[in-house]
């Protein structure tokens, strides 16, 4: 170093201003956000090079979270789960530069990605500790 089990800590962001209304951060102009792992032809350090290291995707690949089904209201499994195109550059764009769109669970409520609840919850993960065996 690596498997394997316990345990501990972490673990999610946003309506400025304005319009209508008796009433909307829910409608209307505008505003503003982007989990976790992975790819990454970017980009920073370093370094004669080779190459190391750190970062880098909301619409690309999977995953959480909510919702359904089974199941002892569990634990577990199984479903269901949003959105992206043009130009450029180049061998080669699903990620690089430009520009233009687009998407956001479920319950309350004047119709909500953003406000309240369920939630001091439960989460992919991420760090750290100890065991143990070869």
């Nucleotide at each position: 170093a690596g498997a394997u089990u316990u345990c501990u800590u972490c673990g999610g962001g946003g309506c400025a201003g304005g319009g209508u209304g008796c009433a909307a951060u829910u409608c209307c102009c505008g505003a503003c956000c982007g989990a976790c792992g992975g790819u990454g032809a970017c980009g920073a350090u370093u370094g004669u090079a080779a190459g190391a290291u750190c970062g880098a995707a909301g619409u690309c690949c999977g995953u959480g979270a909510c919702c359904c089904g089974c199941g002892u209201u569990a634990a577990g499994c199984g479903g269901u789960u949003g959105a992206c195109c043009c130009a450029g550059u180049g061998u080669g764009a699903g990620u690089c530069u430009g520009g233009g769109a687009c998407c956001g669970a479920c319950a309350g409520u004047a119709a909500a990605g953003u406000c309240u609840g369920g939630a001091u919850g439960g989460g992919a993960g991420a760090a750290g500790a100890a065991a143990c065996a070869a």
The prediction has a mean pLDDT of 83.
The RNA shown here (FMN riboswitch aptamer (RFN element)) has 134 nucleotides and comes from Lentilactobacillus parafarraginis DSM 18390 = JCM 14109.
It was read from a public genome assembly, where an Rfam model found it.
The source organism's lineage runs through Bacteria, Bacillati, Lactobacillales, Lactobacillaceae and Lentilactobacillus parafarraginis.